[in-house]
Annotation: The part of an RNA shown here (small-subunit ribosomal RNA, central domain) has 350 nucleotides and comes from an uncultured bacterium. Its Rfam family is "Bacterial small subunit ribosomal RNA". Its mean pLDDT, the model's own confidence on a scale to 100, is 88.
Context: one part of a larger RNA
RNA sequence: CUGGGCGUAAAGCGCGUGUAGGCGGGCGACUAAGUCGGAUGUGAAAUCCCUGGGCUCAACCUAGGAACUGCAUUCGAAACUGGUCACCUAGAGUGAUGGAGAGGAAAGCGGAAUUCCCGGUGUAGAGGUGAAAUUCGUAGAUAUCGGGAGGAACACCAGUGGCGAAGGCGGCUUUCUGGACAUUUACUGACGCUGAGACGCGAAAGCGUGGGGAGCAAACAGGAUUAGAUACCCUGGUAGUCCACGCUGUAAACGAUGAGUGCUGGGUGUUUCGGGUAUUGACCCCCGAGGCGCCGUAGCUAACGCGUUAAGCACUCCGCCUGGGGAGUACGGCCGCAAGGCUAAAACUC
Numbered sequence: 001c002u003g004g005g006c007g008u009a010a011a012g013c014g015c016g017u018g019u020a021g022g023c024g025g026g027c028g029a030c031u032a033a034g035u036c037g038g039a040u041g042u043g044a045a046a047u048c049c050c051u052g053g054g055c056u057c058a059a060c061c062u063a064g065g066a067a068c069u070g071c072a073u074u075c076g077a078a079a080c081u082g083g084u085c086a087c088c089u090a091g092a093g094u095g096a097u098g099g100a101g102a103g104g105a106a107a108g109c110g111g112a113a114u115u116c117c118c119g120g121u122g123u124a125g126a127g128g129u130g131a132a133a134u135u136c137g138u139a140g141a142u143a144u145c146g147g148g149a150g151g152a153a154c155a156c157c158a159g160u161g162g163c164g165a166a167g168g169c170g171g172c173u174u175u176c177u178g179g180a181c182a183u184u185u186a187c188u189g190a191c192g193c194u195g196a197g198a199c200g201c202g203a204a205a206g207c208g209u210g211g212g213g214a215g216c217a218a219a220c221a222g223g224a225u226u227a228g229a230u231a232c233c234c235u236g237g238u239a240g241u242c243c244a245c246g247c248u249g250u251a252a253a254c255g256a257u258g259a260g261u262g263c264u265g266g267g268u269g270u271u272u273c274g275g276g277u278a279u280u281g282a283c284c285c286c287c288g289a290g291g292c293g294c295c296g297u298a299g300c301u302a303a304c305g306c307g308u309u310a311a312g313c314a315c316u317c318c319g320c321c322u323g324g325g326g327a328g329u330a331c332g333g334c335c336g337c338a339a340g341g342c343u344a345a346a347a348c349u350c
Base pairs, nucleotide, nucleotide: 003322004321005320006319007304008303012318014201015200016199017198021194022193023192025088026087028085029084030083031082033081034080035077036076037075038074039073040072041071042070049065050064051063052062053061054060091191092188093187094186095184096183097182098181103177104176105175106174107173108172109171110154115149116148117147118146119145120144121143125136126135162169163168206247207246208245209244210243211242215241216240220236221235222234223233258317259316260315261314262313263312266295267294268293269292270291271290272289273288274287275286276285299306300305323350324349325348332343333342334341335340
């Protein structure tokens, strides 16, 4: 390379936007680049193949033929691919109407709780554990009542629920803003799909500068436990956790399942719309569309399982895998303030 693969055996980039490229709906006309056919030229000799011949045979040598799957020129074909033109609406998009949603950003507000401070009541314990001790407390703790400060997170609602491309998003209000969906068929008329590079987003931890700091809590200190205990348990406690701006760019970033399109029995629940039926109305019932679940037919699968949200049947495009260890390491390069990240071997060994 060909091939075979990628849920769990090695293998889907963490996710998106999108450049080049690859691929691309229906009808008609033209073209003839791809494609197909004919002819001509060429495709050295030797070799290979076929039919003969020569060494006693064979290897070997030799004659003729075929072939040299290619290239060029020319004459044709027009189904398919490409190109040009014209048209279409089923893909895609726009408009109109409508409701749903923890989608995003900013500002403001609220109550419960913890801690601390002040004051009142009150007195000897409190706290903590398997049991204790370190710790706090007669300088008045714990408990309880009132007042205040400050930070962080938002009980119930809450759901197998919703939204988002992913990471993720949950008190309330306002402002700004993205997307999806349903109905309508008014408009555009293939404007599409994928996407190497590139660019952007990207939990937690970590880093820089400046704030903030209630609770929690790496490190650290002490008390226990233990043979020891650099742990598990307890008392403290600093970074951090929070905010602003900048960086980092990784995760079991998981559905361990790339994106898109079409096709292929059903049942059941839920959520958001629409239509019908019904009613004063919300329900109930029937039908349709989008999402989220469960169970299962065919089929697939090594099995587990998947099963219209496919891991079924197909096509298009991208990424990735190719025995274990060495190793996601070394070296080099690029990126980063650093930590480190990305790319990525070999010797050797089984």